RNA sequence: AGAGUUUGAUCCUGGCUCAGGAUGAACGCUGGCGGCGUGUCUAAGGCAUGCAAGUCGAACGAACCCCUUCAGGGGUUAGUGGCAGACGGGAGAGUAACACAUUAGUAAUCUGCCGAAAAGUGGAACAUAACUCCGAGAAAUCGGAGCUAAUAUUCCAUGUGAUAUUUCAAUGCAAAUUGGAAAAUUAAAGCGAGUAAUCGCGCUUUUCGAGGAGCUUAUGUCCUAUCAGGUUGUUGGUGGGGUAAUGGCCUACCAAGCCUAUGACGGGUAGCGGGUGUGAGAGCAUGACCCGCCUCAUUGAGACUGAGACACUGCUCAAUCUCCUACGGGGGACUGCAGUCGAGAAUCUUCCUCAAUGGCCGAAAGGCUGAAGGAGCGACGCCGCGUGCAGGAUGAAUCUUUUCGGAGUGUAAACUGCUUUUCUGGGGGAACAAGUUUUCUGAGGGUACCCCAGGAAUAAGCCGCCGCUAACUUCGUGCCAGCAGCUGCGGUAAGACGAAGGCGGCAAGCGUUAUCCGGAUUUACUGGGCGUAAAGCGUAUGUAGGCGGUUUACUAAGUUCUUGGUUAAAGCUCUUUGCUUAACAUUGAGAUCGCCAAGAAAACUAUUAAACUAGAGGCCGGAAGGGGCAAGCGGAACUGCUGGUGUAGGGGUUAAAUCCGUUAAUAUCAGCGGGAACACCGAAAGCGAAGGCAGCUUGCUAGGACGGUCCUGACGCUGAGAUACGAAAGCGUGGGGAGAGAACGGGAUUAGAUACCCCGGUAUUCCACGCCGUAAACGAUGGAUGCUGGACAUUGGAAGUGUCGACCCUUUCAGUGUCGUUAUAAAAAAGCUAACGCGUUAAGCAUCCCGCCUGGGAAGUACGACCGCAAGGUUAAAACUCAAAGGAAUAGACGGGAACCCGCACAAGCGGUGGAUCAUGUGGUUUAAUUCGAUGAUACACGAGGAACCUCACCAAGGCUUGACAUGAUAGGACGUAAGCUGACCGAAAGGUUGGCUGACCCUUCGGGGAACCUAACACAGGUGCUGCAUGGUUGUCGUCAGCUCGUGCUGUGAAGUGUACCGUUAAGUCGGAAAACGAGCGCAACCCCUAUUCUUAGUUGCCAUCAUUAAGUUGGGCACUCUAAGAAGACUGCCAGUGAUGAACUGGAGGAAGGUGGGGACGACGUCAAAUCAGCAUGGCCCUUACGCCUUGGGCAACACACAUGAUACAAUGGCCGGUACAAAGGGUCGCUAAACCGUAAGGUGGAGCCAAUCCCAUCAAAGCCGGUCUCAGUUCGGAUUGAGGUCUGAAACUCGACCUCAUGAAGCUGGAAUCGCUAGUAACCGUAUAUCAGCUAUGGUACGGUGAAUACGUUCUCGGGUUUUGUACUCACUGCCCGUCACGCCAAGGAAGCCGGCAAUACCCGAAAGUCCG
Repeated sequence: AGAGUUUGAUCCUGGCUCAGGAUGAACGCUGGCGGCGUGUCUAAGGCAUGCAAGUCGAACGAACCCCUUCAGGGGUUAGUGGCAGACGGGAGAGUAACACAUUAGUAAUCUGCCGAAAAGUGGAACAUAACUCCGAGAAAUCGGAGCUAAUAUUCCAUGUGAUAUUUCAAUGCAAAUUGGAAAAUUAAAGCGAGUAAUCGCGCUUUUCGAGGAGCUUAUGUCCUAUCAGGUUGUUGGUGGGGUAAUGGCCUACCAAGCCUAUGACGGGUAGCGGGUGUGAGAGCAUGACCCGCCUCAUUGAGACUGAGACACUGCUCAAUCUCCUACGGGGGACUGCAGUCGAGAAUCUUCCUCAAUGGCCGAAAGGCUGAAGGAGCGACGCCGCGUGCAGGAUGAAUCUUUUCGGAGUGUAAACUGCUUUUCUGGGGGAACAAGUUUUCUGAGGGUACCCCAGGAAUAAGCCGCCGCUAACUUCGUGCCAGCAGCUGCGGUAAGACGAAGGCGGCAAGCGUUAUCCGGAUUUACUGGGCGUAAAGCGUAUGUAGGCGGUUUACUAAGUUCUUGGUUAAAGCUCUUUGCUUAACAUUGAGAUCGCCAAGAAAACUAUUAAACUAGAGGCCGGAAGGGGCAAGCGGAACUGCUGGUGUAGGGGUUAAAUCCGUUAAUAUCAGCGGGAACACCGAAAGCGAAGGCAGCUUGCUAGGACGGUCCUGACGCUGAGAUACGAAAGCGUGGGGAGAGAACGGGAUUAGAUACCCCGGUAUUCCACGCCGUAAACGAUGGAUGCUGGACAUUGGAAGUGUCGACCCUUUCAGUGUCGUUAUAAAAAAGCUAACGCGUUAAGCAUCCCGCCUGGGAAGUACGACCGCAAGGUUAAAACUCAAAGGAAUAGACGGGAACCCGCACAAGCGGUGGAUCAUGUGGUUUAAUUCGAUGAUACACGAGGAACCUCACCAAGGCUUGACAUGAUAGGACGUAAGCUGACCGAAAGGUUGGCUGACCCUUCGGGGAACCUAACACAGGUGCUGCAUGGUUGUCGUCAGCUCGUGCUGUGAAGUGUACCGUUAAGUCGGAAAACGAGCGCAACCCCUAUUCUUAGUUGCCAUCAUUAAGUUGGGCACUCUAAGAAGACUGCCAGUGAUGAACUGGAGGAAGGUGGGGACGACGUCAAAUCAGCAUGGCCCUUACGCCUUGGGCAACACACAUGAUACAAUGGCCGGUACAAAGGGUCGCUAAACCGUAAGGUGGAGCCAAUCCCAUCAAAGCCGGUCUCAGUUCGGAUUGAGGUCUGAAACUCGACCUCAUGAAGCUGGAAUCGCUAGUAACCGUAUAUCAGCUAUGGUACGGUGAAUACGUUCUCGGGUUUUGUACUCACUGCCCGUCACGCCAAGGAAGCCGGCAAUACCCGAAAGUCCG
């Protein structure tokens, strides 16, 4: 000293929370010792028992006991008497007050004991307790009679004095004080010692002191105004009473006062202070222990005694509770010390001693003392000490973890050496002791302390470990159990739950809870704010109050300084000393603040006095204005009525309809009436305090600006309460009512339409009078004054120049505005602000005054009060609940916002899908199983580029268990062993049982060993089991869209921005210009492949123009051409013209095979979808292990009411069928392609040439095409599903479940609803060919290949998707967002509620003690 938490991120505002300290604490776990402190905070609840106030025989009588030298002496004490009992000890109920604190006063007072001083102490008398007798009563206690004493009581004397009265003098304004005189009143007690003298203790009167007490004064002293008026002994006076004393303290009379916004009165809470805790301080909170004061003593009342009480352990009465009782009546009151019950989270021993310190009594000895001194219990607090120290590595073991190598625990332990604080045992052993003539005297305590011996011996826990906040891993759990101070953790890999190990912090304690201060500048005096975050009253006038111009003089209240008094002690700070140290105790000093008194100063504030003119006001002058009120007048428009003309429509809307109209509308003309509002001027303009104000004229009236510098002389500013004004709507009464028009009616729109649109229409809008008193009453910005560069425009005034006069121009005063982008001055300087922004009209710099704010919600609500006719307004909470709510700005995303651009996106076209049948895939259903995955675009002829078995993961059944497969290792077996071939039996097979034949390898010491095999047992194998939300890799999609970023610099408090904006251009963030940016990277493009042209090289298996030759490039020959496959050339806006900023580039042209990226491919930025895949592969973790592994047979993946997707074939004449005939490319082939020839209608069969391929074969290499024929519009010579029969091929095997062929059969279907898909050129469409997989094939699929070969694009309004910029946003999981209200169910708190109960306060009236005091 700060930190966490609002957001995707940022800055700010703002609350919540944490880290610190403290406690009379409590609870949890744990616990060795000592010292010093401290301990019912709750029930001022109830209390058993014991003790806590007595003492004096030197005041008195009496009784009893002891001793005795018989004279007497000693002792005890019930009573009389004296003193004490009013202190000490406890508690905080009451009290908001002279209760307390500080200060001052008492000339308005008292004071036992004590100190000092003066004087005195003479005589006499009457009783009474005790005691005795009698009596009453259970008891407590009481009554009667009789005896007796005193320092008890009474009377007389004396009066230094004292008291009151009268009087004189002095002082004094007075009140009064001092001194003198007169007469009056008023005292006393004895006891002891001594032979005595005398002494001591008492007693009486008076004065002074000390200490104590009473009363009074000023100041200070909690919350509440949702308590605003209170008061009748009240305020004052006079007389009287009363008191120690003042006083309405009490009483009679008189007056009507007194207190209050500086908070009376009422309500709530509370003992006050020194101090204590915290804090840098200012403050805030608090009042245990200790000290001072107050108050109380079961509750209430009262007096008595006394120096002192209205009395804690006295009295009387009443009440409550409790106890005794013989029922008649009595006793008691722990808030003293212990203790007990109760209450509570919670607080101790029924201890020892008067040795010390003090108190009471006493002459003293002494007695009493739960005050006090001590001990005990409690880690309740503070302080101190200890639980060992040193060495000790192969770094033991255990435990934890691991990447299996290790690492940690950890010098820690063990072990070795040493020490003995503490502990145990033994020995010694205090101070506290002073006083008193001496003697004697220690509760604590054989304690503290010292010495010796023994032995590491007797002694460590608690909390935490995600961040804040020091400290981390494993396992368990699986939004469960649980944690949590705040943010928040936990849904199968949790450093946040629980455990373990490790680590961190503190330590005889550690945590938790509660409370206070701090952090919180989060109530801001020190030290905050109010344009948008909470916050300026709607505006003005003005009361109290606060503040206030210039000069002089005075005073000295504030202010400053000096001195004195006080501010108790303790506490605090520094210091000294003593306990071994410390806590603790102690010595000395200091400190702050306050109050009082005296003195000094006179600048400032203030008072008083005098003056001034710069503030303010007045006067004069001319001018401006929708300022206000009233009256009158005006035209346009509208509407109604009357009349004319005129005829079928009008009106209204996106379109309509309701509606008006033949009883004559709308339209048009004329006239008459009515109400409301004032076009143009008109403006960023003017006026007004604000609300607000607009036709014209007149009257009345208010304010402001300017000029003159004539007058007053600070008269000013602000303004709590208060008062006035205050839009619209609304209310009351009475008018008025054209148009508009809530409500309402109707018509439309719509899913609905209590709306938007239309037709009507009441209140209202207008006037007069009276209420209401609120608005986003906004500049969301209170008023006043001063200061701090401007530019431009405009309104009003003045001056100057100038003019005949003006306009213009310049200056100045006052007001109103703007200062935006480029050329162009300037939003702009400074300053402020969280930023936005404000910026002489401040939100800048300052002063004064007022109002208001203090997290969000609940709520501007409830209750109360005031106002209102009502509606409602003003004032204004809490419980409960949340950790946020909010402001400004930033980046995205989104918008049924805007601008620009692109894409088969739409449009323009061509052909399809959706209808039929079939194929394939999927959903669903079914099933023993129909294995699994893929699910909008981006799943559905997808994984699968080939499910009859296998595949295979699924189902049924049968089998195996170190295993079908790998590695290691143990034991045993078998040398005819491994391996191969071949039998028999059981079995569906796997497998099991049992034979025969052949027959190995390496080393060797020739015994054997190894490898391999079998058997048993072990590590392990194995898993298409789970998690694609633990992963790698791969892939889809946005999207081949043009974007995505970085470094440095610059701007911004920052998130961020700039760069990448802008102007052009491009397919492109492509390029150019420009610019606080300059560069760079990933993307684009290019580099790569195919293709289009040419050339060079090379000619076999390719080719054939020329020459021969053949049935045939068949052969000779040739390599020109085609082709093949290597290399090269070519295209770059290179050239020309135009446009364009002369640029980039675009448009057109030339040349060229090709022209502006020539066509196609590969290539996919940063990222998005927790997108897909654990079943292709790999892989963490989890799971199974005679099974979720492995083998086998059979079945299933092929099911079938149905739905969807992708296709094939069609519905026919641009066609079907038949015959003839022409032209490709690219592939594949040795477990292969298979020719010729022959057989079969055909599938195919036989056959075997050739070919490991530019040679041979598939393969005549095609089909559409072309030529000819036929069919003639029909369910057909279209269409071919389905079904029957017969065959072929592959394969152990075609039943479930293959393909093909032949014959026969001949279904639906006649171009397809809403909707929807593809395609921009060699493309669509149509046509066939090849191939991968593959024994075969359900291929109509996929991938390639060629053949024929179009139409259309005006254009970007709309749909979808995308890019850039901008704008709004309360979204950021980002519009499939966010979010509001009702309802249903449950819970919480508050308000209301017929009523009911209790408490406090108040008012009116009623009932009303006992005791006691005073008077009579």
The prediction has a mean pLDDT of 82. Small-subunit ribosomal RNA from an uncultured Gammaproteobacteria bacterium, 1416 nucleotides, folded computationally. The RNAcentral record of the sequence draws on SILVA.